[in-house]
RNA sequence: GCCUUCGUAGCUCAGUGAUAGAGCACGUCAUUGGUAAUGACGGGGUCGGAAGUUUGAUUCUUCUCGGAGGCACCA
Numbered sequence: 001g002c003c004u005u006c007g008u009a010g011c012u013c014a015g016u017g018a019u020a021g022a023g024c025a026c027g028u029c030a031u032u033g034g035u036a037a038u039g040a041c042g043g044g045g046u047c048g049g050a051a052g053u054u055u056g057a058u059u060c061u062u063c064u065c066g067g068a069g070g071c072a073c074c075a
Stems, first nucleotide, its partner, number of pairs: 001071007010024004018055001026042005048064005
């Protein structure tokens, strides 16, 4: 330098061109003599960034940033 792949909640990950989700974690309440466990409810996201296409983009296209892998080149 080229190619592939990943980036979504604090963490691990789903997901789809038409209202962004799960588990764990966190908060409140219930339960208990108290804790743990369990149950109910709740908070938390500009879907890495920018542009384009579209009535509508997290999803499609281009550029870009970062991680991982492969190939090539120089020394």

Notes: Transfer RNA from a Pseudomonadota bacterium, 75 nucleotides, folded computationally. The sequence was found in a public genome assembly. Lineage of the source: Bacteria > Pseudomonadati > Pseudomonadota. It matches the Rfam family "tRNA". By type it is a transfer RNA. Model confidence (mean pLDDT): 82 of 100.